RNA sequence: GUGGUCAGGCGAUCGCCCCCAACAUAUGUUGGGCGAGGAAAGUCCGAACACGGUAGGACACGGUGGUGGCUAACGGCCACCAGUCUUGACGCAAACUCGGGACAGUGCCACAGAAAAGAAACCGCCGAUGCAGCGAUGCAUCGGUAAGGGUGAAAAGGUGCGGUAAGAGCGCACCGCUCCUUCGGUAACGAAUGAGGCAUGGCAAACCCCACCGCGUGCAAGCGCAAGCAGUCCUCUGGCGGUCAUGCCGCUACCUGCUGUCCGCAGGAUGAGGACGGGUCGCGUGCUUCGAGGCCAUCGGCAACGGUGGUCCAGAGAGAAAUGAUCGUCACCCGCAAGGGAACAGAAUUCGGCUUAUGACCACGCGC
Numbered sequence: 001g002u003g004g005u006c007a008g009g010c011g012a013u014c015g016c017c018c019c020c021a022a023c024a025u026a027u028g029u030u031g032g033g034c035g036a037g038g039a040a041a042g043u044c045c046g047a048a049c050a051c052g053g054u055a056g057g058a059c060a061c062g063g064u065g066g067u068g069g070c071u072a073a074c075g076g077c078c079a080c081c082a083g084u085c086u087u088g089a090c091g092c093a094a095a096c097u098c099g100g101g102a103c104a105g106u107g108c109c110a111c112a113g114a115a116a117a118g119a120a121a122c123c124g125c126c127g128a129u130g131c132a133g134c135g136a137u138g139c140a141u142c143g144g145u146a147a148g149g150g151u152g153a154a155a156a157g158g159u160g161c162g163g164u165a166a167g168a169g170c171g172c173a174c175c176g177c178u179c180c181u182u183c184g185g186u187a188a189c190g191a192a193u194g195a196g197g198c199a200u201g202g203c204a205a206a207c208c209c210c211a212c213c214g215c216g217u218g219c220a221a222g223c224g225c226a227a228g229c230a231g232u233c234c235u236c237u238g239g240c241g242g243u244c245a246u247g248c249c250g251c252u253a254c255c256u257g258c259u260g261u262c263c264g265c266a267g268g269a270u271g272a273g274g275a276c277g278g279g280u281c282g283c284g285u286g287c288u289u290c291g292a293g294g295c296c297a298u299c300g301g302c303a304a305c306g307g308u309g310g311u312c313c314a315g316a317g318a319g320a321a322a323u324g325a326u327c328g329u330c331a332c333c334c335g336c337a338a339g340g341g342a343a344c345a346g347a348a349u350u351c352g353g354c355u356u357a358u359g360a361c362c363a364c365g366c367g368c
């Protein structure tokens, strides 16, 4: 470094959550049963499930990005390719990688530097002309030159020979690059022959373009039942007294209307009963090891993984949160001994991953 296993065992006492039974009762007692993880964590991806939504198309927005495969799905996993690193050097292996596109368009490239992109002349080199000088040469102007110097993270293929006034793929050889063809491979890509003097500086973790994927909200999702209060509707209805009486009679009373008064009538208020829809508290459900399950054998596959057969499954499910503490003993580590040590960490609908934290042990490897 890679892969794997475990996460102390047993017993006693006290205590906690939930469930079951009995007894007393409305909350207790007694007895019994059950009670965290490999990461339960971060909540970073992907799903199941649920509700919303005529659920289609387009735009916008977000994500992913070599190729092929695996998977329910994925940004995960496997294999391969390319590149990088590693080496004194070459090749292989191992390791590493947000690894589509920079002739579709736009933009940016700090400082330095003459110039940062359809190039550029600062120094230098070379030529011509003019002037000065006996001359060597110097100065000025015009022109050639990307070989040399210098700047930079990066300067327009590299090395060498030829060539030239000096130079330059200007010519040639080798290396690199681009393109065509052929061969190998499912593909990414690789190899070989040939052609071309070389075109296309870098940045897309800048906008953007291309391909593919993606509705929104999360179990406090949601579904069922449903006190009380309020609402709507229906029926009856004031109080006191007498009478066997739901009836009748007497006395008496609030508001509105029938224009003032009296009688009478109608409605209301008040009270009682019933119905209805939504729905709060609450109760039930979702909810729990039968699941994209574990193990073994075998077959296919390089592998991830898949097929078939057999076998196993008692296992928190609360509802703001219980799963704890002490002691004894055995085992482990340190120590002569007394004694000490034993990590990270705590479920909240459920799975598949990734990442992070962490103790011990086992196997293999740490090169050719």
Stems, first nucleotide, its partner, number of pairs: 001364006008330007016035001018033007037344001041355002044353005049218004061214005066080005081099001082097003091368002100209002105207002107203003122149002124145009157175006176198001177196003181192004222285004231276006238252006254268005293312008332341003

The RNA shown here (Bacterial RNase P class A) has 368 nucleotides and comes from a Planctomycetia bacterium. Its mean pLDDT, the model's own confidence on a scale to 100, is 77. Its Rfam family is "Bacterial RNase P class A". The family's RNA type in Rfam is ribozyme.